[in-house]
RNA sequence: GCGAACGUAGCUCAAUGGCAGAGCGUCCGGCUACCACCCGGAUGAUGUCGGUUCGAUCCCGGCUGUUCGCU
Repeated sequence: GCGAACGUAGCUCAAUGGCAGAGCGUCCGGCUACCACCCGGAUGAUGUCGGUUCGAUCCCGGCUGUUCGCU
């Protein structure tokens, strides 16, 4: 330099055009003599800028980051 894949919550992952969810974590409450377990609730995310569309995590382009391959 060329090509490809990937980027969603603090972490690990769903959602393939129609209200962004789950588990773990964190916080609050319940339970308990206390803690743990368990139960209920809360918390918090689409890398970024544009385009297509009535509607975009999803399709297209630029940028950016990570990984892999080629030279």
Predicted 3D model of a 71-nucleotide RNA (transfer RNA) from a Bacteroidota bacterium. The RNAcentral record of the sequence draws on ENA. It matches the Rfam family "tRNA". The family's RNA type in Rfam is transfer RNA.